[in-house]
RNA sequence: GUUUCAUCAAGAGCGGUCGAGGGACGGGCCCUACGACGCCGCGGCAACCGCUCGAGGAGAGAAGGUGCCAACGCCCGAGCGAUGAGGA
Numbered sequence: 001g002u003u004u005c006a007u008c009a010a011g012a013g014c015g016g017u018c019g020a021g022g023g024a025c026g027g028g029c030c031c032u033a034c035g036a037c038g039c040c041g042c043g044g045c046a047a048c049c050g051c052u053c054g055a056g057g058a059g060a061g062a063a064g065g066u067g068c069c070a071a072c073g074c075c076c077g078a079g080c081g082a083u084g085a086g087g088a
Stems, first nucleotide, its partner, number of pairs: 002087007013042005021031003025077004043069003048065002051061003073080001
């Protein structure tokens, strides 16, 4: 990359660095030199997998592996996208 299943109206930001774009795509509408996006550090949210308790299940707990921390996946569209766990 491909495929299956689940989820996507809740929740969670400060500092440093960089320097002009960014919000996947088209259209809109926004964010951004009062410094966005990205990266780094720290902090946090959540609980898919794993872990602990529970005989098991239900449920609970903690937070190891991911993920996430403007706006309902920002809105509409689409043979759309993202994340997790598994399969070939």

Model confidence (mean pLDDT): 87 of 100.
A computed fold for an 88-nucleotide RNA from an Actinomycetes bacterium, annotated as SAM riboswitch aptamer (S box leader).
Lineage of the source: Bacteria > Bacillati > Actinomycetota > Actinomycetes.